Transfer RNA from Candidatus Izemoplasma sp., 74 nucleotides, folded computationally.

RNA sequence: GCCGCUUUAGCUCAGCUAGGUAGAGCAAUGCCAUGGUAAGGCAGAGGUCGUAGGUUCAAAUCCUACAUGCGGCA
Numbered sequence: 001g002c003c004g005c006u007u008u009a010g011c012u013c014a015g016c017u018a019g020g021u022a023g024a025g026c027a028a029u030g031c032c033a034u035g036g037u038a039a040g041g042c043a044g045a046g047g048u049c050g051u052a053g054g055u056u057c058a059a060a061u062c063c064u065a066c067a068u069g070c071g072g073c074a
Stems, first nucleotide, its partner, number of pairs: 001073005007067001010026004020057001029043004050066005
C1' cells in the first nucleotide's frame, strides 16, 4: 500500500442477509420479603446503534468516505 472482519445500554452480545416503534443476559437503582444479612421475587430506568455525508416516505439495517481494533496479502 491492497483486502476482509469488528464498532449497538455501565459490561458481554443479539438484531443487519429480507429497511417500517431498538432488544436479551449480567450489573446498578427502587420495592417486596427477613429479627437482620445473603440468596430469592417484582418493577421501572438507562441508547441521538463509532463519526460525517448520500439514497429513501422511512436507515442500526443499503451506498460512500473517515476513524477504531483485529486478521490476511504484498

The coordinates come from a structure-prediction model, not an experiment, and the mean pLDDT is 83.
Rfam family: tRNA.